[in-house]
Context: one part of a larger RNA
RNA sequence: UGACGGGGGCCCGCACAAGCGGUGGAGCAUGUGGUUUAAUUCGAAGCAACGCGCAGAACCUUACCAACCCUUGACAUGGGCGUCGCGGAUCGGGAGACCGAUCUUUCAGUUCGGCUGGACGCCACACAGGUGCUGCAUGGCUGUCGUCAGCUCGUGUCGUGAGAUGUUCGGUUAAGUCCGGCAACGAGCGCAACCCACGCCUUUAGUUGCCAUCUUUCAGUAGGGCACUCUAAAGGAACUGCCGAUGAUAAGUCGGAGGAAGGUGUGGAUGACGUCAAGUCCUCAUGGCCCUUACGGGUUGGGCUACACACGUGCUACAAUGGCGGUGACAAUGGGCUAACCCCCAAAAGCCGUCUCAGUUCGGAUCGGGGUCUGCAACUCGACCCCGUGAAGUCGGAAUCGCUAGUAAUCGCGUAACAGCAUGACGCGGUGAAUACGUUCCCGGGCCUUGUACA
Numbered sequence: 001u002g003a004c005g006g007g008g009g010c011c012c013g014c015a016c017a018a019g020c021g022g023u024g025g026a027g028c029a030u031g032u033g034g035u036u037u038a039a040u041u042c043g044a045a046g047c048a049a050c051g052c053g054c055a056g057a058a059c060c061u062u063a064c065c066a067a068c069c070c071u072u073g074a075c076a077u078g079g080g081c082g083u084c085g086c087g088g089a090u091c092g093g094g095a096g097a098c099c100g101a102u103c104u105u106u107c108a109g110u111u112c113g114g115c116u117g118g119a120c121g122c123c124a125c126a127c128a129g130g131u132g133c134u135g136c137a138u139g140g141c142u143g144u145c146g147u148c149a150g151c152u153c154g155u156g157u158c159g160u161g162a163g164a165u166g167u168u169c170g171g172u173u174a175a176g177u178c179c180g181g182c183a184a185c186g187a188g189c190g191c192a193a194c195c196c197a198c199g200c201c202u203u204u205a206g207u208u209g210c211c212a213u214c215u216u217u218c219a220g221u222a223g224g225g226c227a228c229u230c231u232a233a234a235g236g237a238a239c240u241g242c243c244g245a246u247g248a249u250a251a252g253u254c255g256g257a258g259g260a261a262g263g264u265g266u267g268g269a270u271g272a273c274g275u276c277a278a279g280u281c282c283u284c285a286u287g288g289c290c291c292u293u294a295c296g297g298g299u300u301g302g303g304c305u306a307c308a309c310a311c312g313u314g315c316u317a318c319a320a321u322g323g324c325g326g327u328g329a330c331a332a333u334g335g336g337c338u339a340a341c342c343c344c345c346a347a348a349a350g351c352c353g354u355c356u357c358a359g360u361u362c363g364g365a366u367c368g369g370g371g372u373c374u375g376c377a378a379c380u381c382g383a384c385c386c387c388g389u390g391a392a393g394u395c396g397g398a399a400u401c402g403c404u405a406g407u408a409a410u411c412g413c414g415u416a417a418c419a420g421c422a423u424g425a426c427g428c429g430g431u432g433a434a435u436a437c438g439u440u441c442c443c444g445g446g447c448c449u450u451g452u453a454c455a
Stems, first nucleotide, its partner, number of pairs: 001455002003452003007449007015439002019403005026316008034307002042053002064302007073127001077126002079123006087104007107117003129291002132289003138285002140280003143276001145274001150189006156165003169180003195268004200236007209226003214223002239262001242256005318396001322355006334344003362393001367388007409431007
């Protein structure tokens, strides 16, 4: 100087408390461990691995296993020789890769010289190739402490020196934010602001959008209009600016006015010096090592989907604040090559009827049968529909998680990747709460101080 303390002081955070809803019990989905297997490819491992890489494993993907094939190779550059196309179709063998045969089509430039370019085949060698190892050799990217308020430098001063000071102190703040003081004076990276979206207003513009007034229609349908809504560009608007109190006449704090919005308006983007030899050599790049008729390449089939079990994350329930039947409005993202024009477009809510507390008209697993779709192909191993079947489950032990407002809870909708496949992910809107006395305690963090046999 740090680090640590079941030392002290001050302060903060859904950290506790106050509340609301869950997980842990059941069934299923999904990931992981374990076990099994010819293979169940590999990585990720407390928080910060486990619906993670995977925005989608039937083949492909695919890296794994078995079998069958290839060896200058699926791909690149270079040399020599040969052919002149590339491509398309048919037949035979084969699981296919591949092997063999037949037909068709006949490259461009040209000094008409296989001369040049290009394509294909063969030969030999340099080489290709490797999702093989090392993330403890690395780049790049990422997680985490943490959007926490910190981390440093120049000059000066102090100290023999390591270092200190500044950055401590008194207030204050979300903040090393600002004010005051001070052997310090300044500065940098962070904080804040500048950026985007939402909330209010104005101007410009008025079709595909809108309809107050006038006419018209089944209908903003048409004439007409651009007021309004909306769209999308440019501006305005919030600064503790004003008033009062408080404070040290400061910074600020509390209350009020006006205002669409008030003290960071709300949400995002933005992540300092560093920590964890954190993660990734399987995105990519790359040093070293290793393989080279194989640890490279191709194919068919299988596996990644196994199943005594254990854990994580979810979905659906256990019902009457409900189930079922009928009726029934009202969205916003976004997508469709273009499209405010056309298309895709809700559900919960509400109203009427029924069920009357039961393993039920709850719940839907599982199984049997029949079909639809995608796709060469649904056996291993897809999704959906119909009929039948109707399991566990009556609110979950110890423990544990999320959330402070348009949030939680609840309801549906869209998108990416995708032939097909979501309860996942990322977005969108509808309905819409409760509680916060407070900081003693648990966890994490910041500053000062103190002890230390630790570095």